[in-house]
RNA sequence: UUCUUAUCUAGAGAGGUGGAGGGACUGGCCCUACGAAACCUCGGCAGCGGAACUGAUCCGUCGAAAACGAUCAGAAACUGUGCCAACUCCAGCAUGUGCUUAUGCACGUGAAAGAUGAGAA
Repeated sequence: UUCUUAUCUAGAGAGGUGGAGGGACUGGCCCUACGAAACCUCGGCAGCGGAACUGAUCCGUCGAAAACGAUCAGAAACUGUGCCAACUCCAGCAUGUGCUUAUGCACGUGAAAGAUGAGAA
């Protein structure tokens, strides 16, 4: 980088350096010199994975128990990542309902795209 898959209305910021951008893209709308991005330090959150532990169920070995194994669940802690403005900030493509002369507006649904984890190439 590509593919597959799960999730995406929850949660969680201070300081230092820096000095104008940032919110993926496009449009909108926001954030930002009362200091953007980026980097560093400390802190926090708890989504996914891992190990351990606990509980339940199941399977096999001689009858049972224990142990091992499999599946599921679990508060807190550990660990690998991730994250700490706004629902993924909203929409983009298709479609439903209502309103509208029309443009369009409002509320939904499903995609697409994106993000993060896990697995694979």